[in-house]
Small-subunit ribosomal RNA, central domain from an uncultured bacterium, 347 nucleotides, folded computationally. RNAcentral holds the full RNA, with entries from ENA, Greengenes and SILVA.

Context: one part of a larger RNA
């Protein structure tokens, strides 16, 4: 250095744009830097390998040869790779048209239920639980008719259904707004991948700084219980929500990085196009998805055209447990604390 792997054994960055670096489509011409080829010149000597000699033999010494895989020189060659220049259209990527969607901000609007509040009716319970007890109730509660108030979350549709890079997204209206499939021709003409640093994005909980508070609920309080830092109940503060800053972790999972290409099917199911049909369909075709299965993989389970089959490019990680994702130091943070990240000793 080069050899082995990362779905469940260690091992895929939570995810995405990207610069630098790395590989890169088809063809035509040149060059000749990579690259090949044979020449040349040098690669001291000793050592080291092969044939001799020489001290009886060996060690040792000694004559010849090979070797010294290098490096310069100058030709030559024009396949591949670079450069330099022309061209092409299948990668990519612009245009027209048409579509599906909880993709995302803002702003506005509905009802159904909780709780509260005051007013009737009414009259002794009422919650609770395996059984109870705290609590609530003649200060008149639960219950029930109408009326008011506030927050939060959207019943059926609703679906291993949608749409997004991921985290995630659901009443209903309007506004701005990103991505995507399809189908059709014209158009640029390799603009393409994948990305060390880097930036932007990141559920829940948490933290500031100001509202808001109906349910719910860590923490704390009270009952149970033999005890009970618990389950179980009756309460019941942060929180949850809203603004704006911050934090940046999750089993952040498909425990499977991105991109292309190739490799029997079969059933759904979703969004798009086309053919044929009076319709009901039923065939073809292209995108995304579920369940099943053959080749083949895999310790095995499985996976299996959406691969963990077969080949490429390019980035990240892993190398026994335990210490320890920790100490020390650096970076970030308002802080909790992230992130980078040993070894000493054990087994």
């Nucleotide at each position: 250095c080069u050899g082995g792997g990362c779905g469940u054994a260690a091992a895929g960055c939570g995810u995405g744009c990207g610069c630098a670096g790395g590989c890169g489509g088809u063809u035509c011409u040149g060059u000749a830097a990579g690259a090949u080829a044979g020449a040349u010149g040098u690669g001291a000597a000793a050592u080291c390998c092969c044939c001799g000699g020489g001290c009886u033999c060996a060690a040792c010494c000694u004559g010849g040869g090979a070797a010294u895989u290098g490096c310069a020189u100058a030709u030559a060659u024009g396949a591949c790779u670079g450069c330099a220049g022309g061209a092409c259209u299948u990668g990519a990527g612009u245009u027209u048209g048409u579509c599906a969607g909880a993709g995302g901000a803002g702003g506005g609007u509905g009802g159904a239920a909780u709780u509260c509040c005051a007013c009737g009716u009414g009259u002794a319970g009422c919650a609770g639980g395996g059984a109870a007890a705290u609590g609530c109730g003649u200060a008149g509660a639960u219950a029930u008719u109408g009326g008011g108030a506030a927050g939060a979350a959207c019943c059926c549709c609703g679906a291993u259904g949608u749409c997004g890079a991921a985290g995630g997204c659901a009443g209903c209206c309007c506004u701005c707004u990103g991505g995507g499939a399809c189908a059709u021709g014209a158009c640029u003409g390799a603009c393409g991948u994948u990305c060390a640093u880097g930036c932007a994005u990141g559920a829940a909980a948490g933290c500031g700084u100001g509202g808001g508070g109906a349910g719910c609920a860590a923490a704390c309080a009270g009952g149970a219980u033999a005890a009970a830092u618990a389950c179980c109940c009756u309460g019941g503060u942060a929180g949850u929500c809203c603004a704006c800053c911050c934090c940046c972790u999750a089993a952040a999972c498909g425990a499977u990085g991105u991109c292309u290409a190739c490799u029997a099917g079969u059933u759904g199911u979703u969004g798009g196009g086309g053919a044929c049909g009076a319709u009901a369909g039923u065939c073809c075709u292209u995108g995304g998805u579920a369940a099943c299965g053959c080749a083949g993989c895999u310790a095995a389970c499985c996976c299996g055209u959406g691969a963990a089959g077969u080949a490429g490019a390019c980035c990240g990680c892993c190398u026994g447990g335990g210490g320890a994702g920790u100490a020390c130091g650096g970076u970030c943070g308002c802080a909790a604390g992230a992130u980078u990240a040993a070894a000493a000793c054990u087994c």